[in-house]
RNA sequence: UUAUCAAGAAAGGUUGAGGGAUUAGACCCAUUGACGCCUUAGCAACCCUCUAAUCGAUUUAGAGUAGGUGCUAAAUUCUACUUUUUGUGGUUCAUAAUUAGAUAGAUAA
Numbered sequence: 001u002u003a004u005c006a007a008g009a010a011a012g013g014u015u016g017a018g019g020g021a022u023u024a025g026a027c028c029c030a031u032u033g034a035c036g037c038c039u040u041a042g043c044a045a046c047c048c049u050c051u052a053a054u055c056g057a058u059u060u061a062g063a064g065u066a067g068g069u070g071c072u073a074a075a076u077u078c079u080a081c082u083u084u085u086u087g088u089g090g091u092u093c094a095u096a097a098u099u100a101g102a103u104a105g106a107u108a109a
Stems, first nucleotide, its partner, number of pairs: 001109005010040005018029003023080004041072003046068002048064006076104001081101002085097005
């Protein structure tokens, strides 16, 4: 820089108090042992392999999983900034819900 991020997939061992990226709030997981680490297993299909389409391709569609990564609570757990619509109070503001984005983050190339 580009693409994706509401799908999918857990057991055992070890450790021992916090954890869910960061700030704040909410919510959730956790001594019935979370988080982390190790082993095994699995998921997915970004890279990769094959096939077809195409004049061709860095394009499209389909199949595969040996290898490089990744992932295996909750939408990236939700909200925060801008914006669409609606309700209520009210009078140009507050609040609740809602739509589309932005920011930040994660993963891959």
This is a predicted structure of a 109-nucleotide RNA (SAM riboswitch aptamer (S box leader)) from a marine eukaryotic metagenome. Of the family's consensus pairs, 97% are formed in the model. The RNAcentral record of the sequence draws on MGnify.